[in-house]
RNA sequence: GCUCAGGAUGAACGCUGGCGGUAUGCUUAACACAUGCAAGUCUAACGGUUAGUUUGGCCGUGGCGGACGGGUGAGUAAUAUGUAAGAAUCUGCGUUUAGGUGGGGGAUAAUGUACGGAAGCGUUCAGUAAUACCCCAUAAUGCUAUUAAGUUAAAGAAUUUCGCCUGGACAUGAGCUUACAUCUGAUUAGCUAGUUGGUGGGGUAAGGGCUUACCAAGGCGAUGAUCAGUAGUUGAUUUGAGAGGAUGAUCAACCACACUGGGACUGAGAUACGGAACAGACUCCUACGGGAGGCAGCAGUGGGGAAUAUUGCACAAUGAGCGAGGAGCUUGAUGCAGCAAUACCGCGUGGGGGAUGAAGGUUUUAGAAUUGUAAACUCCUUUUCUCAAAGAAGAAUGUUUGACUGUAUUUGAGGAAUAAGCAUCGGCCAAUUCUGUGCCAGCAGCCGCGGUAAUACAGGAGAUGCGAGCGUUAUUCGGAAUUAUUGGGCGUAAAGGGUGCGUAGGUGGUUAAACAUGUUCAAUAUUAAAUUUUAAAGCUUAACUUUAAGUUCGUAUUGAAAACUGUUUGGCUAGAGUACAAUAGAGGUAAAGGGAAUUUCCAGUGUAGCGGUGAAAUGCGUAGAUAUUGGAAAGAACACCGGUGGCGAAGGCGCUUUACUAGGUUGCUACUGACGCUGAGGCACGAAAGCUAGGGGAGCGAAUAGGAUUAGAUACCCUCGUAGUCUUAGCUGUAAACGAUGGAUACUAAGUGGUGUUGUUGCACUGCUAAAGUUAACGCGUUAAGUAUCCCGCCUGGGGAGUACGCUUGCAAAAGUGAAACUCAAAGGAAUUGACGGGGGCUCGCACAAGCGGUGGAGCAUGCGGUUUAAUUCGAUGGUACCCGAAGAAUCUUACCAGAAUUUGACAUGCCAAUAUACUUCUGAAUGGGAGUGUGCUUUUAAUUAAGAUGUUGGACACAGGUGGUGCAUGGCUGUCAAAAGUUCGUGUAGUGAUAUAUCUAGUUAAGUCUAGUAACGGACGCAACCCUCUUUUUUAGUUGUUUUUUUAAUAUCUAGAAAUACUGCCGGUUAUAAAUCGGAGGAAGGUGAGGAUGAGGUCAAGUCAUCAUGCCCCUUAUAUUCUGGGCUACACGCGUGCUACAAUGAUUAAGACAACGAGUUGCCACUUUGUGAGAAGGAGCUAAUCUCUUAAACUUAGUCUUAGUUCGGAUGGUAGGCUGAAACUCGCCUACCUCAAGUUGGAAUCGCUAGUAAUCGUCGAUCAGCUAUGCGGCGGUGAAUUCGUUCUCGAGCCUUGUCCACACCGCCCGUCACACCAUGGAAGUUGGCUAUGCCUGACGGCAAACUCUUAUUUUUAGAAUUGUCUAUGGCCGGGUUAAUAACUGGGGUGAAGUCGUAACAAGGUAGCCGU
Repeated sequence: GCUCAGGAUGAACGCUGGCGGUAUGCUUAACACAUGCAAGUCUAACGGUUAGUUUGGCCGUGGCGGACGGGUGAGUAAUAUGUAAGAAUCUGCGUUUAGGUGGGGGAUAAUGUACGGAAGCGUUCAGUAAUACCCCAUAAUGCUAUUAAGUUAAAGAAUUUCGCCUGGACAUGAGCUUACAUCUGAUUAGCUAGUUGGUGGGGUAAGGGCUUACCAAGGCGAUGAUCAGUAGUUGAUUUGAGAGGAUGAUCAACCACACUGGGACUGAGAUACGGAACAGACUCCUACGGGAGGCAGCAGUGGGGAAUAUUGCACAAUGAGCGAGGAGCUUGAUGCAGCAAUACCGCGUGGGGGAUGAAGGUUUUAGAAUUGUAAACUCCUUUUCUCAAAGAAGAAUGUUUGACUGUAUUUGAGGAAUAAGCAUCGGCCAAUUCUGUGCCAGCAGCCGCGGUAAUACAGGAGAUGCGAGCGUUAUUCGGAAUUAUUGGGCGUAAAGGGUGCGUAGGUGGUUAAACAUGUUCAAUAUUAAAUUUUAAAGCUUAACUUUAAGUUCGUAUUGAAAACUGUUUGGCUAGAGUACAAUAGAGGUAAAGGGAAUUUCCAGUGUAGCGGUGAAAUGCGUAGAUAUUGGAAAGAACACCGGUGGCGAAGGCGCUUUACUAGGUUGCUACUGACGCUGAGGCACGAAAGCUAGGGGAGCGAAUAGGAUUAGAUACCCUCGUAGUCUUAGCUGUAAACGAUGGAUACUAAGUGGUGUUGUUGCACUGCUAAAGUUAACGCGUUAAGUAUCCCGCCUGGGGAGUACGCUUGCAAAAGUGAAACUCAAAGGAAUUGACGGGGGCUCGCACAAGCGGUGGAGCAUGCGGUUUAAUUCGAUGGUACCCGAAGAAUCUUACCAGAAUUUGACAUGCCAAUAUACUUCUGAAUGGGAGUGUGCUUUUAAUUAAGAUGUUGGACACAGGUGGUGCAUGGCUGUCAAAAGUUCGUGUAGUGAUAUAUCUAGUUAAGUCUAGUAACGGACGCAACCCUCUUUUUUAGUUGUUUUUUUAAUAUCUAGAAAUACUGCCGGUUAUAAAUCGGAGGAAGGUGAGGAUGAGGUCAAGUCAUCAUGCCCCUUAUAUUCUGGGCUACACGCGUGCUACAAUGAUUAAGACAACGAGUUGCCACUUUGUGAGAAGGAGCUAAUCUCUUAAACUUAGUCUUAGUUCGGAUGGUAGGCUGAAACUCGCCUACCUCAAGUUGGAAUCGCUAGUAAUCGUCGAUCAGCUAUGCGGCGGUGAAUUCGUUCUCGAGCCUUGUCCACACCGCCCGUCACACCAUGGAAGUUGGCUAUGCCUGACGGCAAACUCUUAUUUUUAGAAUUGUCUAUGGCCGGGUUAAUAACUGGGGUGAAGUCGUAACAAGGUAGCCGU
């Protein structure tokens, strides 16, 4: 940062719906409206007419009212509204008061007559009244500002009274003015000519540039004018603890509007919703000549929309108009009813009892649990419902008068009868299980769920929450201290301007007095009512209504206070500044001078290379380079001193000298007297790169070129090298311009370095460690990131983006200012534990090294891959598969294939029936089929018999069966890291916490083995030891073993029981007086004596469902079972593990010697005979220290062979035999004779081993009928070499460091390109809206006017026409602004598995990053 839980609504949608009360109901199209109604009334103002009658009806004149009431919110950012004031005004009807009301006159409507027109309506003539109109008189306390003077009025009707006229006062209402408050945008910064003011004239009810003529040049604006956008304002409503935020329905106040626009008349009042004239748009009528209309009144219609009601009743109440203070009439105001769960409030859908815990459902460990006292059943009640009866108040000063209404309410009867749903149940968040589905269908507010065991989808059951409602959606406040006044931040998370000077503004030391701006207190006025709050009252309660109190936080006036603030006046010196003395410094600008080095040029010496790199090459050089000596020139930079040393505001400043110039610090006295601090705009400075113009150019060196490297290399490395780097005059104005830390002032422990100054304490500056405090931590800590005050700048999730548009600056490059759409649920900081690094340190291991012998080459054996096949069954696959599972594939095994069979089954348990097992024989390839003979075992009965067990056959069903799948659902077992030294717990301590400490530091060890130190102290699993074997001795016992001559006896050997021994115990050296280590003695053995068994916590979803067990899924006349034959043994090849060799350290012949471990009755087999031999035929002994396997071989002695493909080597093949077995073809082993292949020590590479070891020699066993065993596991015989050492390779352990990794480097991650979608910028243009200026036109109407016309008896007055002026609409030219759209085009975002590379994160393999 996102999200949720709360409240609210004029709401809408989904599912559901019993009643009542009280409210509310076009938020959208100020869109268009059919029809009806919404403003009339008065005969006691007047005339006429009508009639069957009148107190009547009708028509007109006249009066009053149609400016109220009702609707809507388009416009309006101030001509509005709110609050508080004010002066230059008017006010019908009303109240009160003073006065008056005399005389006269002519018209006119209605009507009649004659006409016109489609209609609306109009015209001629005749004729009449008034409270209609006019004249004369009267005239003040009216008006002309005052006096004087002048001037101005009237209406009657009726017999009670009501009117009329002129004044004064009041009330009510209205107009005008001022101050304050009143939304957003600066990517709107300048606006204004009647504009600001004055004078005269005009105008108004009234002040006023309100209007006009002249004069002056003002007025507004950064405290936001002007412009643009949006909006009726308020009381209030809603939310919030409050401060605030959002809203402005209903009710109430004000304003504005009435189809759109502008203008007027009448009137007390209008620039008039239901009046009039004009223009425009639209609709309707028309006889085409012309007319009519305005629901944003109440109903209602269409339309729009997610969405909002009846073309109702009544004037009974309240109010309004007229009327005589009537009767009465009118009133879609209003009172009521209707529709809508739209909201709030209330009530109900039953209450008590009821266990066999019924049935059914669901689940299940199969026992039961749950639905659930729920139901049934029984007793009771009647709010509600239905019916019937009674029946108000609202009506008043009131004879009559009630729409609502036969309503509210009351009584009686009936019967549990008429009445429950909705959402949720992974966490947040109360409530869980089964089935289905299988990243599908779907859910979702956020996190996320779903890939075969989903508490997250869908359904069922159950549970939870609310309940006539419940959920969802939308909007708004809250939580959100995520805009922070209350109440936030800026070193590293977003955020300090690159630095200074300084304007406005803000803020400011000390003291005295005055005033009273802010401030505080009091009183008064106002702050409408309703609302909110509190207390009561009335409806059965509540909502609702009424009454009272309080509040209304503001504003104004008056009075008071004087501490603080402010203003004025006068002082002070601690802040600040000036003068004086001294002092340090790469501070700045300009000029002059200097040497070292580099390069180039000239000359000498000199000869073949130089240069460069990881290694090379390009390049230079026999035309003489590099090297070296001398000379000359040029430009740039200034070694050593040199330093967390100095100076400067920052950028920055470094050879020496001079000139000019700025600031700092210290000291001391004197002076000024708050002059200070900060600083929006503004001005100045501002690295490098870059730009313009002119110089300059040694070295270095973007670009470019070449050489290398590389898969590529537009790079890193090398050789050249242009711009640039330098300078002058200008521009640019940015950097990771950093202490990532704005400036000023004050205060708050210490210790220790450096610089300057002074005689010293000290003062100023610059570093380190650290207290309190602070911080998310890291850290900061008198140079604060501590504690406070003042001022400025800046931040508000990541990306889009410092981008777009606009504007300003710039020669340009660019800089400054600076969004939005869209998209994500994170992005980020600090620290922790691991893992990793082509980071570092220490240490170990047959890890390397030193040696010995092999593998890799040959032939063969064996396993695997591949291929083939009907099948070549399956598993194991880097290390950690490959003589592995398999300690024995001819059948069996066997799981595979072909064929043939069986189906309760080859095997287990349970039921029923029949039967008796067994032997012989025939047939078939075999399981199988047929025939014959026979009747068993146990118990019981005198006996026949009976019962039982067991087996066989048949039958039906539960079930059996599966080497079928999933080792990624599992148990168990096993491999590996690893014979490596590690892993962890309790308490304590440290830390906000993850965690750390202990387990580290020094030494030591094979070892986290031990010792010492130490905020650790102890424990556990590992290490070690305990166990077994071997080696020595003693002792006991001894047959089947054994020696000396035969016996006895005895010894020794041997066998197998017990015991002893070895512990760094002793001595010396080293170390720290330790642990330990080195050497020695003694000893059979010496430093774990040798070997074995023993394998921590974990890692690899390591291996195994085919040892076994097991969940789920699958098959059930088949994926089960049986049998025959075949296959697992195939064969172009590749790989691993081995055997035998290549020979003389040998082969072969003959003779001779010495073992150990083991095995044996379906066995080992002596001995004899026989065979060349394998073997065979006889046949003792032995269930084993007795007999047998059993002759060990290498070795020794004596011969032959003489370096050859051999007397080496033995493959391959032929023939003849032997053995096992039912069977030897596929496919066994052995023997004899013959055959006699490759191979002459093995490329790159690679394996084992440190002593009785390697090497070499034979021997035994398991499995097993036999064997493919050269394999595996044991046994003994003979018996070496080498280890300097830890640089390197591999692996491991500990410590440390970096990290953008945590699935942990097989990690993470960037950009182009390709594809899809989305929003957006530019764009030739196109189409609209709004708006200002100029010009033309100029309706109605107002105003002005000399002249003209008309009229009553005269004059004034009045009217008409004409002209002028102002002006709506309309038209024209160009402009501004805004919106939509557009060929094409730019970048951006998003998208499981696209392409190319590998830029970043580790020293990320060239450290990274910033500006250019």